Predicted 3D model of a 106-nucleotide RNA (THF (Tetrahydrofolate) riboswitch aptamer) from a Clostridia bacterium.
The sequence was found by an Rfam model in a public genome assembly.
Model confidence (mean pLDDT): 79 of 100.
RNA sequence: GGCAGAGUAGGUGUCUCGCGUAAAGUGACGGAGGAUCGGACGUUGCCUUCGUACGAAAAGUCUACUAUAAAAGUUAGACUUGCGGUGGGUCAUCGCGUCUGCUGCC
Numbered sequence: 001g002g003c004a005g006a007g008u009a010g011g012u013g014u015c016u017c018g019c020g021u022a023a024a025g026u027g028a029c030g031g032a033g034g035a036u037c038g039g040a041c042g043u044u045g046c047c048u049u050c051g052u053a054c055g056a057a058a059a060g061u062c063u064a065c066u067a068u069a070a071a072a073g074u075u076a077g078a079c080u081u082g083c084g085g086u087g088g089g090u091c092a093u094c095g096c097g098u099c100u101g102c103u104g105c106c
Base pairs, nucleotide, nucleotide: 001106002105003104004103005102010094011093012092013091015089016088017087018086019084020083021082028052029051030050031049032048033047034046038100039099040098041097042096058081059080060079061078062077063076064075065073066072
């Protein structure tokens, strides 16, 4: 010097433990701030916070309670099955533009 490769933020999926279902969360738009491969610059993207508008899937069983002649209950709790562009963890997979560094080969 040439060739090849690894690594960020994070995305998707699996499993698991939760939260909500009396609506928080997620998502949309706008403002401010921040972190982003070992180093520098930086973007798609990411995180935090504030504001605005929008916005949902419940059903069953049991126990207690209230009430009753029997029904019943917009009451409380537990469990089961669902639902939510739901949160954490786990494993798999994908995953930096430029310069430099790192690893391997020549």